[in-house]
RNA sequence: AUUGGCGUAGUUCAACGGUAGAAUGACGGUCUCCAAAACCGUAGAUGAGGGUUCGAUUCCCUCCGCCUUUG
Numbered sequence: 001a002u003u004g005g006c007g008u009a010g011u012u013c014a015a016c017g018g019u020a021g022a023a024u025g026a027c028g029g030u031c032u033c034c035a036a037a038a039c040c041g042u043a044g045a046u047g048a049g050g051g052u053u054c055g056a057u058u059c060c061c062u063c064c065g066c067c068u069u070u071g
Base pairs, nucleotide, nucleotide: 001070004067005066006065007064010024011023012022013021018054026042027041028040029039030038047063048062049061050060051059
């Protein structure tokens, strides 16, 4: 340089174009003599910029980062 893929919560992953969820972790509470476990609750995210659309995590383009193919 080129080919393909990926980017969503602290982490691992979901999400027919129509309210972004789960597990785990963090914090608080219930329970307990204490702790663990269990249960309840709270906060927390779409890589950046444009385009299409009534509406974009989703479709299109460019860029950024990571991985991969070819040389």